[in-house]
RNA sequence: GCCGAGGUAGCUCAACGGUAGAGCGCAGCUUUCGUAAAGCUGAGGUUGAGGGUUCAAUUCCCUUCCUCGGCU
Numbered sequence: 001g002c003c004g005a006g007g008u009a010g011c012u013c014a015a016c017g018g019u020a021g022a023g024c025g026c027a028g029c030u031u032u033c034g035u036a037a038a039g040c041u042g043a044g045g046u047u048g049a050g051g052g053u054u055c056a057a058u059u060c061c062c063u064u065c066c067u068c069g070g071c072u
Base pairs, nucleotide, nucleotide: 001071002070003069004068005067006066007065010024011023012022013021018055026042027041028040029039030038048064049063050062051061052060
């Protein structure tokens, strides 16, 4: 330099173009003599960045940054 995969909650990952969710973690409550476990509730997101298409974009298109893999 070229090709491919990926970037979404603190972590690991979902999400036909139509309200961004789950598990774990975190906080509170219930239960217990107490802790753990279990159950319930809740908070937590400029979907890497910028632009375009669209009534509507995490999703489609362009540019760009970063990570991983392959080729040279």
Predicted 3D model of a 72-nucleotide RNA (transfer RNA) from a Planctomycetota bacterium. The coordinates come from a structure-prediction model, not an experiment, and the mean pLDDT is 84. It matches the Rfam family "tRNA". Lineage of the source: Bacteria > Pseudomonadati > Planctomycetota.